This is a predicted structure of a 705-nucleotide part of an RNA (large-subunit ribosomal RNA, domain II) from a Nanobdellota archaeon.
The full RNA is in RNAcentral, with records from ENA.
It matches the Rfam family "Archaeal large subunit ribosomal RNA". Rfam 15.1 lists 2,955 matches to the family in 1,139 species.

Context: one part of a larger RNA
RNA sequence: GACAGGGAAUGUGUGUUAGUGGCGAGACGAAAGUCGAAGCGAAAGCGAGAAGCCCGCAACCCUUUAUUGGGUGAGGGGCGUGGUGUUAAUAGCGCCUAAGUCACUAGUGCACGACUCGAAGCCGGACGAACUACGCCUGAGCAAGAUGAAGUCCCCCUAUCGGGGGAUGGAGGUCUGAAGGGGUUCUGUGUGCAUGCGAUCCUCUGACUUGGGUGUAGGGGCGAAAUACCAAUCGUGCCCGGCAAUAGCUAGUUCCUCGCGAAGUGGACCCUAGUCCAGCCUCGCUGGAGAUGUAUCAAGGUGUAGAGCUACUGAUCGGAUGUUUAGGCUCCUAACGGUGUCGGCAUUCUUUCAAACUCCGAAGCCUUGAUAAUCGUAGAUGGCGGGAGUCGGGGGUUCCGGGUAAGCCGGGAUCCCGAGAGUGGAACAACACAGACCGUGGUUAAGGCCCCUAAGUGUUUGCUAAGUGCAUCAAAAGGGUUUUAAUCCUAAAACAGCGGGAAGGUAGGCUUAGAAGCAGCCAUCCUUUAAAGAAAGCGUAACAGCUCACCCGCCGAGGUUGGAUGCCCUGAAAAUGGACGGGGCUAAGCAAACCGCCGAGACCAUGGUGGUCGCGCGUAAGCGCGGUCAGGUAGCGAGGUGUUCUGUUCGGACAGAAGCAAGGCCGUAAGGACUUGUGGACCGUUCAGAAGUAAGAAUCCUGUC
Numbered sequence: 001g002a003c004a005g006g007g008a009a010u011g012u013g014u015g016u017u018a019g020u021g022g023c024g025a026g027a028c029g030a031a032a033g034u035c036g037a038a039g040c041g042a043a044a045g046c047g048a049g050a051a052g053c054c055c056g057c058a059a060c061c062c063u064u065u066a067u068u069g070g071g072u073g074a075g076g077g078g079c080g081u082g083g084u085g086u087u088a089a090u091a092g093c094g095c096c097u098a099a100g101u102c103a104c105u106a107g108u109g110c111a112c113g114a115c116u117c118g119a120a121g122c123c124g125g126a127c128g129a130a131c132u133a134c135g136c137c138u139g140a141g142c143a144a145g146a147u148g149a150a151g152u153c154c155c156c157c158u159a160u161c162g163g164g165g166g167a168u169g170g171a172g173g174u175c176u177g178a179a180g181g182g183g184u185u186c187u188g189u190g191u192g193c194a195u196g197c198g199a200u201c202c203u204c205u206g207a208c209u210u211g212g213g214u215g216u217a218g219g220g221g222c223g224a225a226a227u228a229c230c231a232a233u234c235g236u237g238c239c240c241g242g243c244a245a246u247a248g249c250u251a252g253u254u255c256c257u258c259g260c261g262a263a264g265u266g267g268a269c270c271c272u273a274g275u276c277c278a279g280c281c282u283c284g285c286u287g288g289a290g291a292u293g294u295a296u297c298a299a300g301g302u303g304u305a306g307a308g309c310u311a312c313u314g315a316u317c318g319g320a321u322g323u324u325u326a327g328g329c330u331c332c333u334a335a336c337g338g339u340g341u342c343g344g345c346a347u348u349c350u351u352u353c354a355a356a357c358u359c360c361g362a363a364g365c366c367u368u369g370a371u372a373a374u375c376g377u378a379g380a381u382g383g384c385g386g387g388a389g390u391c392g393g394g395g396g397u398u399c400c401g402g403g404u405a406a407g408c409c410g411g412g413a414u415c416c417c418g419a420g421a422g423u424g425g426a427a428c429a430a431c432a433c434a435g436a437c438c439g440u441g442g443u444u445a446a447g448g449c450c451c452c453u454a455a456g457u458g459u460u461u462g463c464u465a466a467g468u469g470c471a472u473c474a475a476a477a478g479g480g481u482u483u484u485a486a487u488c489c490u491a492a493a494a495c496a497g498c499g500g501g502a503a504g505g506u507a508g509g510c511u512u513a514g515a516a517g518c519a520g521c522c523a524u525c526c527u528u529u530a531a532a533g534a535a536a537g538c539g540u541a542a543c544a545g546c547u548c549a550c551c552c553g554c555c556g557a558g559g560u561u562g563g564a565u566g567c568c569c570u571g572a573a574a575a576u577g578g579a580c581g582g583g584g585c586u587a588a589g590c591a592a593a594c595c596g597c598c599g600a601g602a603c604c605a606u607g608g609u610g611g612u613c614g615c616g617c618g619u620a621a622g623c624g625c626g627g628u629c630a631g632g633u634a635g636c637g638a639g640g641u642g643u644u645c646u647g648u649u650c651g652g653a654c655a656g657a658a659g660c661a662a663g664g665c666c667g668u669a670a671g672g673a674c675u676u677g678u679g680g681a682c683c684g685u686u687c688a689g690a691a692g693u694a695a696g697a698a699u700c701c702u703g704u705c
Base pairs, nucleotide, nucleotide: 001705002704003703004702005701006700011112012111013110014109015108016107017106018105019104020103021102022101023100026035027034028033039046040045052079053078054077055076059072060071061070062069082096083095084094085093086092115252116251118249122242123241124240125239127237133216134215135214136213137212138211139210140209141208142206144176145175146174147172151168152167153166154165155164156163157162180203181202182201185199186198188197189196218234220230221229255640256639257638258637259636260635265278266277267276268275269274279390280389281387282386283385284384285383286382290375291374292373294372295371296370297369298368299367300366301365302364306360307358308357313354314353315352318349319348320347321346322345323344324343327342328341329340331338332337393417394416395415396414397413398412399411400410401409402408422433423432424431437608438607439606440605441604442603443602447598448597449596450583451582452581456595458594459593460592461591462590463589469585470584477570478569479568480567481566483564484563486561488559489558497554498553499552500551501550503527504526505525508522509521510520533548536547537546538545609630610629611628612627613626614625615624616623617622641694643691644690645689646688647687650684651683652682659678660677661676662675663674665672666671
């Protein structure tokens, strides 16, 4: 790992709700007694009716052409009466004013192990010093070499004490180093039945190593002290017990079909991984007529968006006027005083603003009413009760708050995912289309129609030359081309090109070494002309020279200048080589329009199934017709299948039971039955009942391979 077998809401007690049954003002029990038949009040205590009146559902009766009208009207509702407490009150208010009880079944609460498995831990009593720590007793061990303390001897020095030298000697928690002991580094190697192996390294006469015996025990020991060690276990050993500890946490929790179908919000909690109440879901009962996140109209409310501010508050650009004898500076003056300027204040003109400004003020939103629409007597909205789950949410659009921003944080509305399949979007929870009961056939939606790939190499007109682009956006700035409305010139000839002219007074005056159109300053006139500046540029030392403006000629039809606009280019940088989905495309790109086709579980047609409601027929089971519904997690409700055993009914089996295998058959399904083979002795059906009642998962348990 596979397979087989096992494997999880159970039992008792006690509440509560529903159903069924018995009896019923009683029920149950052998009895004691329990529950009920009376309540109110803290208590003392007092103690329930006019079985009243009105409305009215079902039902029944009468009536109507009718789905009409009417009567009675259990239950129900309102008023009244009644009991009691409060009280001055016979006012008001609170509570109360005639159905229970026992059993069984089902749901659920509580107490117990309480759906199953799972801690780390806490406490008690035992067992451990064969590992290891330390102590005690008794033994054992330490190659070889080096160094050379004291002491001793000899010699020398010395008055003495003493000193020096040479031998001898052999000290030392001395040195090198083997055995022994250790375990530094390689962070080598890498699991070898759990710290090894190799190299390197530390120590090796000592606080050394080591055998045997013996002692200390769990809040205790032992400790040259690291919370180290006390049998691969130590911030309190191990074993058994308390014990099925507790776990708001994780994992798992076993057959089918049908109906409905959530929430991730508010409040509270030593509360934020939880729980309680409410909200939202489901089921039943009750009740008996209206209900509504829709539209339009009408009547009210509001102070947002916007806008505005000599309409307030508070900011704000520039100016004007006035004022300032208690503002600063400057100037005049001997002083008084005055001028100018800055500043303050006021008025006024102008400019810009506000979440905590508003003279104004939408769209919306809220309330009420009417009408429409939808839902509702096939019973809604409402009321009461049983059962939940949920309390981590997330995304799109839009409107806000925080933040530089974020696949960021917080909020409102709405639609989605969650719990939603299908088609498109290359792929892609929430984007587009569209809400899947089961078949068959067709038509469309979004999106597409060159090939991959179903359907157009469709039609018409433009644009783009950048592979721009081919669904998913970069800026200032500059450029290419398209279109468009203008300006001005133009057959009295424009624009461009080419040819010609571009003069005279004069080298204007000044300046200057020079200054002649052209270093600089001032002025910038007149004449001849078709036209020609006291000169726009180059040039010279200064002249000269070459152009230009301006004019004429040739030519012959559009031209000049800015603006707007479509598409495109540059601007344009990210990490392995690469992305329009790919191939590829000059359309198979972009813009506008048209025709056709493809394309889903949508829509339509047709056949069928089931739920629910009504009607008809039927004693009933049921049959027929019609309306309506059938995505679904948590979850609620309903009906079934199967297993073992008990009772009961009816049966089968050696002429072959169960089990196993194969085959086709029946049922929406869980499942059922049949035939054949194998097997070789038991098995089923009906109706009830009882459960150790259904397996794929729990690093599940046991076994086999």